[in-house]
């Protein structure tokens, strides 16, 4: 400099182009318990920007941004 792959809750991650954006694990509260703990029930919490296809985009394309890995070249 070039090519890949990747970007979704605080984190770990699903989702045929039509889901109410879903778990789990972490936060809050409740309920049990002598307290704690562990079970149960609840709630809050996400699509990395910025165009374009589309009747509709997390999904498909296009540029950027960031992050991994290979490769060139100087040193």
């Nucleotide at each position: 400099g070039c090519g890949g792959c990747c970007a979704u809750a605080g984190u770990u991650u699903a989702a045929c182009g039509g889901u109410u954006a879903g778990a789990a694990u972490g936060g809050g509260g409740g309920a049990c318990u002598g307290u704690g703990g562990a079970u149960c029930c609840c709630c809050a919490a996400a699509u990395c920007g910025g165009g374009g296809u589309u009747c509709g985009a997390u999904u498909c394309c296009c540029c950027g941004u960031g992050g991994c890995c290979g490769c060139c070249c100087c040193a």